[in-house]
RNA sequence: CACCCCAUAGGGCAAACCGGGCGAAAGCCGGGGACGCAAAGCUUCGGGUCUACAGCCUUCGGGCCAUGACAGCCGGGCCGCCGGA
Numbered sequence: 001c002a003c004c005c006c007a008u009a010g011g012g013c014a015a016a017c018c019g020g021g022c023g024a025a026a027g028c029c030g031g032g033g034a035c036g037c038a039a040a041g042c043u044u045c046g047g048g049u050c051u052a053c054a055g056c057c058u059u060c061g062g063g064c065c066a067u068g069a070c071a072g073c074c075g076g077g078c079c080g081c082c083g084g085a
Base pairs, nucleotide, nucleotide: 005084006083012037013036017032018031020029021028022027035072041078042077043076045075046074047073048070049069050068055064056063057062
């Protein structure tokens, strides 16, 4: 120096839930709040999951469909803070 790993300390993120806003919904943004997280930082590239406004079909009950969403579902890619018992 590089990679891997990790005790302590510093610092970081923030589930459920409750308000406000956006959205057809899934869900997202912001405030409060902490279940957890060592990549719970970024990225839909592969898989998976959720939703179904419009559209298509319909026996009018409903069904199909991502172009929408989830990075805190898994994998891949990119980048990376503090310290070293």

Predicted 3D model of an 85-nucleotide RNA (c-di-GMP-I riboswitch aptamer) from Aminivibrio pyruvatiphilus. NCBI's taxonomy places the organism under Bacteria, Thermotogati, Synergistia, Aminobacteriaceae, Aminivibrio. The RNAcentral record of the sequence draws on Rfam. Model confidence (mean pLDDT): 85 of 100.